[in-house]
RNA sequence: GGCGGUAUAGCUCAGUUGGCGAGAGCAAUCGGUUCAUACCCGGUGGGUCGUUGGUUCGAAUCCUACUACCGCUA
Numbered sequence: 001g002g003c004g005g006u007a008u009a010g011c012u013c014a015g016u017u018g019g020c021g022a023g024a025g026c027a028a029u030c031g032g033u034u035c036a037u038a039c040c041c042g043g044u045g046g047g048u049c050g051u052u053g054g055u056u057c058g059a060a061u062c063c064u065a066c067u068a069c070c071g072c073u074a
Stems, first nucleotide, its partner, number of pairs: 001073007010026004019057001028044005050066002053063002
């Protein structure tokens, strides 16, 4: 230099033939339970879906460019 992959909550990830109020587990926090702690049960908060532009009535999802990381190759 060429090619490919990944980027979504504090962490690990799901969601990709465009449409629901964007989700799960763990963590945090509040409550229940207990003499108390743990386990268990329930609630709550937390995201401008890597950045930017475009297509579309509508984009996490499609297209362009860029950034970071990983891999293959010369």
A computed fold for a 74-nucleotide RNA from uncultured Ruminococcus sp., annotated as transfer RNA. It matches the Rfam family "tRNA". The family's RNA type in Rfam is transfer RNA. Its mean pLDDT, the model's own confidence on a scale to 100, is 82. The sequence was found in a public genome assembly. The source organism's lineage runs through Bacteria, Bacillati, Eubacteriales, Oscillospiraceae and Ruminococcus.